[in-house]
Context: one part of a larger RNA
RNA sequence: CGCAGGAUACUUGAGAGGCUUCCUCCCUAGUACGAGAGGAUUGGGAGGGACGCACCGCUGGUGUUCCAGUUGUGACGCUAGUCGCACCGCUGGGUAGCUACGUGCGGAAUGGAUAAACGCUGAAGGCAUAUAAGCGUGAAACUUCCCUCAAGAUAAGGUAUCCUUGCUUAGCUGAAGACCCCCGAUAGAACAUCGGGAAUAUAGGUCGGGUGUGUAAGAACAGCAAUGUUCUCAGCUAACCGAUACUAACGGUCGAACG
Numbered sequence: 001c002g003c004a005g006g007a008u009a010c011u012u013g014a015g016a017g018g019c020u021u022c023c024u025c026c027c028u029a030g031u032a033c034g035a036g037a038g039g040a041u042u043g044g045g046a047g048g049g050a051c052g053c054a055c056c057g058c059u060g061g062u063g064u065u066c067c068a069g070u071u072g073u074g075a076c077g078c079u080a081g082u083c084g085c086a087c088c089g090c091u092g093g094g095u096a097g098c099u100a101c102g103u104g105c106g107g108a109a110u111g112g113a114u115a116a117a118c119g120c121u122g123a124a125g126g127c128a129u130a131u132a133a134g135c136g137u138g139a140a141a142c143u144u145c146c147c148u149c150a151a152g153a154u155a156a157g158g159u160a161u162c163c164u165u166g167c168u169u170a171g172c173u174g175a176a177g178a179c180c181c182c183c184g185a186u187a188g189a190a191c192a193u194c195g196g197g198a199a200u201a202u203a204g205g206u207c208g209g210g211u212g213u214g215u216a217a218g219a220a221c222a223g224c225a226a227u228g229u230u231c232u233c234a235g236c237u238a239a240c241c242g243a244u245a246c247u248a249a250c251g252g253u254c255g256a257a258c259g
Base pairs, nucleotide, nucleotide: 001152005163006162007161008160009159010158011157015149016148017147018146021049022048023047024046025045026044027043033038051106052105053104054103055102059100060099061098062097066093067092068091069090070089071086072085073084074083075082076081111143112142117137118136119135120134166172167171177254178253179252180251181197182196183195184194185193202248203247204246205244206243207242208241209240212236213235218231219230220229221228222227
């Protein structure tokens, strides 16, 4: 821009893409077969490999925004307590998120028409013959079924709902709805998508909780001291959960009947 008014939701599916896998064991059955050794077709059941999709409750990884220990050195006048630098200085853990080594699920079953192959009826050719007319069975291949996208499918589809106003008319106003803008994240390179914009919990802050770390500082006591014990399962705590308007969501624009 188009889809002959403007919108918001929900859809149909022409068409396109994806999937389609392999193995072992058990029962049928030590049966059929075979002198024996050995050892099935078939039907049913169970488990697994690789692959794919999703997720983070579990097990782990990461987690330079969390906690603790500790070395050297410098600083805050000193002690104590902290901070800077040294690969995040090193080390031990670790929330959210993201992840696999973790967890869940998938291939199936179905219909149609067939290939090789196997048949029924049956002449030419009194027989025979699956074929010449006719009718069947039959495969991971074909087409469905299953999953995803999908009306620019210009043949542009369908359904539901909303709006199409008023006036003092060179014009003003500006419906439904939408956008710019602003606060953000279940989204993200930009854009887009999604949530919210005061009739407000959208983000930050604050409060409460959770989680993590592992018992802070200070003081008292014990000890010559290093250090230990008690107040103290303390103190601190990111991205998590909830509550609360304290802070920031200011301010604008577009938008309808044409031939």
The prediction has a mean pLDDT of 87. Predicted 3D model of a 259-nucleotide part of an RNA (large-subunit ribosomal RNA, domain VI). It matches the Rfam family "Bacterial large subunit ribosomal RNA". Gene Ontology terms of the family: structural constituent of ribosome and ribosome.